Transfer RNA from Kutzneria buriramensis, 72 nucleotides, folded computationally. Rfam family: tRNA. Rfam's curators write: Transfer RNA (tRNA) molecules are approximately 80 nucleotides in length. Rfam classes the family as a transfer RNA. The prediction has a mean pLDDT of 83.
[in-house]
RNA sequence: GGGCGCAUAGCUCAGGGGUAGAGCACCGCUCUUACAAGGCGGGGGUCGCAGGUUCGAAACCUGCUGUGCCCA
Numbered sequence: 001g002g003g004c005g006c007a008u009a010g011c012u013c014a015g016g017g018g019u020a021g022a023g024c025a026c027c028g029c030u031c032u033u034a035c036a037a038g039g040c041g042g043g044g045g046u047c048g049c050a051g052g053u054u055c056g057a058a059a060c061c062u063g064c065u066g067u068g069c070c071c072a
Stems, first nucleotide, its partner, number of pairs: 001071007010024004018055001026042005048064005
């Protein structure tokens, strides 16, 4: 220098045009003599950044940044 993948909640990851979800974690209640586990409820995300397409973009297109792998 070239090619391919990944970037979404604190963590691990879904979601591939119609206002963003799960598990774990966290908080409250419940249960227990108490703790853990269990049950019920709750908070938390400019979807890496900037443009473009579209009535509408996390998703499609372009560039960039970070990161991993491969080639030179």